[in-house]
Predicted 3D model of a 532-nucleotide part of an RNA (small-subunit ribosomal RNA, 5' domain) from a bacterium. It was read from a public genome assembly. The coordinates come from a structure-prediction model, not an experiment, and the mean pLDDT is 84.

Context: one part of a larger RNA
Order: sequence, then C1' cells, then structure tokens
RNA sequence: GGGUGAACGCUGGCGGCGUGCCUAACACAUGCAAGUCGUGCGGGGAAACUCCCUUCGGGGAGGAGUACCAGCGGCGGACGGGUGAGUAACACGUGGGUAACCUGCCCUCCGGAAGGGGAUAACUGGGGGAAACCCCAGCUAAUACCCUAUACGCUCCGUCCACACAAGUGGGCGGAGGAAAGGGGCGUUUGCCCCGCCGGAGGAGGGGCCCGCGGCCUAUCAGCUAGUUGGUGGGGUAACGGCCCACCAAGGCUACGACGGGUAGCCGGCGUGAGAGCGUGGCCGGCCACAGGGGCACUGAGACACGGGCCCCACUCCUACGGGAGGCAGCAGUGGGGGAUCUUGGACAAUGGGGGAAACCCUGAUCCAGCGACGCCGCGUGCGGGAUGAAGCCCUUCGGGGUGUAAACCGCUGUGGCGGGGGACGAAUAAGGCGGGGAGGAAAUGCCCUGCCGAUGACGGUACCCCGCUAGAAAGCCCCGGCUAACUACGUGCCAGCAGCCGCGGUAAUACGUAGGGGGCGAGCGUUACCC
Repeated sequence: GGGUGAACGCUGGCGGCGUGCCUAACACAUGCAAGUCGUGCGGGGAAACUCCCUUCGGGGAGGAGUACCAGCGGCGGACGGGUGAGUAACACGUGGGUAACCUGCCCUCCGGAAGGGGAUAACUGGGGGAAACCCCAGCUAAUACCCUAUACGCUCCGUCCACACAAGUGGGCGGAGGAAAGGGGCGUUUGCCCCGCCGGAGGAGGGGCCCGCGGCCUAUCAGCUAGUUGGUGGGGUAACGGCCCACCAAGGCUACGACGGGUAGCCGGCGUGAGAGCGUGGCCGGCCACAGGGGCACUGAGACACGGGCCCCACUCCUACGGGAGGCAGCAGUGGGGGAUCUUGGACAAUGGGGGAAACCCUGAUCCAGCGACGCCGCGUGCGGGAUGAAGCCCUUCGGGGUGUAAACCGCUGUGGCGGGGGACGAAUAAGGCGGGGAGGAAAUGCCCUGCCGAUGACGGUACCCCGCUAGAAAGCCCCGGCUAACUACGUGCCAGCAGCCGCGGUAAUACGUAGGGGGCGAGCGUUACCC
C1' cells in the first nucleotide's frame, strides 16, 4: 500500500447491486417448509341457488352422487433446501479403467397383453385403553396380491465356432426357466385414437467400484500389523475384492517417514504480489460428509433415508403411573454463547421442481419486499456575482495580519425534497377457439408441425414520465515533532497526559489539554483484529 462475511468509537442525506451467527454441530415455544392423482378402486357425501308442497317447525325434486372426505392403490417424499461436526481418506482435484457393474421417469426401435383365483383396508357389529392407539368377527373393489398359459435376439446349463495372455466376450445349435393392467375418448359394429401395462435391444442423462499422479504440521511419534498379507473353497453384492466366513501358508507396511499425535471438509476460485510464491476456501458453482449422540436394517430404480422405521443413550414434554410424544445444521423466530450477524413479511406473476390427460394443486426452491453505511458503485448537500475586505473569533512588534468571496446581499438552477397527474418492461403462452400442412386410419375423436385469437403481475401505483412550489431536509471524521501533507497562542509543569517506532511532559511544550488556523479523506472517517 492492498484486502475482509468484520467488530468498536464519532458521525450519517438518497439510490442501485451485492451481502449479513466466523462463537454453542448449544437448547428450542409457535406457524409454515412434500405432496398429488376420482381418467387405477370400493365407499361416504354436502351447500348456495331454483322449483313444488307445507300443519309453517319443515319436507320433496333439481343442483349432484357434483364439490369435498378418509381408506386401498400409483408416482413423488433419495430431488430441491441446511450445515462443516467428522474426515489426512481414492474424501477431493486431475487423468484413466470397468471383458467386474446398476439405472425409475425421458427418447428410438422390435414384439406382446390369453385364461383363472383367493384375499384385505375403508365400511358394519362387538370389545380394550386416560391417551397414543389396538384387538375380534363379518362384507367388498382394483392399474393391490397370487396361479396357469404363451414368448424373443432375455437368463441359466450343455455343445461347437471366432476373438482374447487370461478371467472372458461375440455368435450357431439343443435343453430348461422367466411377463403383463387396465382406464378414458371417438365411432358404431367390433374397430380406431389417447394415457398407461409387459418382455427385449439401443440411447441420453445419473451413479457404483478400481487405478496413476497431486495438495497440512510433527521424528521431543521409529518401528507398525492376527482378517493382519496371500492362497483354496464358499457366502454376499448390481459388481471386483479379506467385503464376510472356514481351512491353509507366513506374510504385509516402513527414514522416498510406516505407526502415532495435532490440525483440517476438498476443488473451481478468492486476496496479495512484477512474477515465483505466500495466504485463504465466506457468497456463487462442483464433489464429499452429516441430520440430538450411537447402531441397524426395511421399502424402493435409487437411501441405510434431515421434516420414514426399529433399538440403546442423553435431554424435553404429556400421563388416569399402566404407558405415550419429540428432534429447526429447512424459512422466519426465541433463549443462550459472543466484540458481532436480519422479518415469526408478500407471491407462486416469472424460472425451476413433484403429482395430474388436463383444469389445477403443492412448492420458506425461487422471485420479491423488510432491517443493517457490512461492502462496491452512482448522486446530492447548490451555481454565478459579491469589499483593499462587515461583525465575531484568533494572532500581533499595536502599525497591522488571519479566517475571507467565506458571510450578508443580488441573480440563477431544480439533481433532490414536497404536492398533484399519468404509469410500465418483466407475459411467453396454457385450457380452448378459428385456419393451414403432415403421418395413419373405412371414418371420427385424437396425434405431430405451424399461423392468428385467446386468461394471468407478488414486486406495485414501484421504476419511469409530466406539471407546480422551494436553496428550501442534508457534513463529518482523523491528523498537524520526525517518518508524514499540515503552526501559532494560552493552560499545565516528569503532574495531568500522549505514543505505531524514535520518543514527548521536571515554567516560554509546533509532541499533553483547549482555541484559532492548517492538512487529509469525505457519507463517511478513524481504531482494533487477521492475510499478502
């Protein structure tokens, strides 16, 4: 000198864009943060309103088996969001390997969907419990579950051929095995279309595993190791493997630093620097790990699963003492810790995500708004004229000098402020309607491409524009001995105090305090901490 997720002191007008618990991965009240599908299934089932009847209390029909509701079932809850505790490791980065592997939804292609069966929620009846909930009996449906059939280039076995160093890969033949689900629409005469379903091949994207190389400190840690190192056989997995197990052998690592200890998420990057380097990993992006501490599996294409489950522990809460409930390192918010870090806001309008044929629903992702000079950037606090120069204050050799064109005063402008008026971009299209083209069908609905029309804005009456009025709201902070830019007076008298280093202060202090003046920066200026 530059830098910061900063903090502290004094001060503080506006806007844009960013950014904001670095400490206790401490504990959490409350609300919200993951649902959706009735075009998979069986049930339950309104109201406004209209009409009719009425003994006026009400009843009936339509609305409508509509909205809505729990349940069975499907897809999603493995994404998105948070945090950095742990981890010195193939965790990460980079380059490779997988002939040792998986992949729901999506895309392309091939083929298929035949026949049958038994249950069970909801519901009804009964019972237990304070509750959380649970038990018994009975009824019922499915794209839930099961059986049979059929089947390929799928899987397994046998055999043959080719390739390969090998495990094996590709292919031929034979044998064995493994599937399925319907729903909606159109037309009507047994078809077509849409959404789905099953088997197979490929793709895209996503992932698992393995290897080379690379990046902390410590030798005041020198030896470490029994599933340890290898083999055989097996188990397990999507898959290789001592991953796990039985048996056998006695190996394996290490001064090129094993083992131990300390510290730490890693990277793209970021800061600094001429560079080499040094430091760092906050926001944003990629990867990893974690979800009160620890362990475990289930479901599933995918988890050993933040807002799923089970067990142990600690803690909190409810209880009728028998037993139960809970997990903010999601968004906001509270207590606590701390030098220190925000609103219990609005909206799904956009982007993106989940579900759905769609309408649409959900979305504290996101987009916005709020708070904080925390940072960067921009703007303003006026502009021109105005005296040998007011007053005040300061200095003085008492002549004068300084503040100083500074003020007053005159003229001007309107960034801004205040008042009034107008007022966005962000919105593309969706459903649907009209039209054109195309594939395929006997045709129609529908499907694909496309033109026009066609709802929707949280921010927000904001930005912006116009009109009117008004110099009107708006300057501080640090420094002035040398380094280092800026000097006098008074007070004080080694006192009170200053100080980054050198050092100032003991009676004329440019170094302390105040004043006048001056220097620097400016909505900031200083200080502290840390990095280069």